[in-house]
RNA sequence: UGGCUCAGUGGUUAGAGCAUUCGCCUCAUAAGUGAGAGACCUGGGUUUGAUUCCCAG
Numbered sequence: 001u002g003g004c005u006c007a008g009u010g011g012u013u014a015g016a017g018c019a020u021u022c023g024c025c026u027c028a029u030a031a032g033u034g035a036g037a038g039a040c041c042u043g044g045g046u047u048u049g050a051u052u053c054c055c056a057g
Base pairs, nucleotide, nucleotide: 003018004017005016006015011048020036021035022034023033024032041057042056043055044054045053
């Protein structure tokens, strides 16, 4: 650090729970179940490479 609560790491593709969206199921709702969308506060610096290190807000 997704809408909320938290993990995580200098090296391709950032995970979890709840919530949310669309299905399945049901006479209907809930529950159950399958799939999806959604995030690294901002600006600078270091570095081959920064969400990770440093500085300021």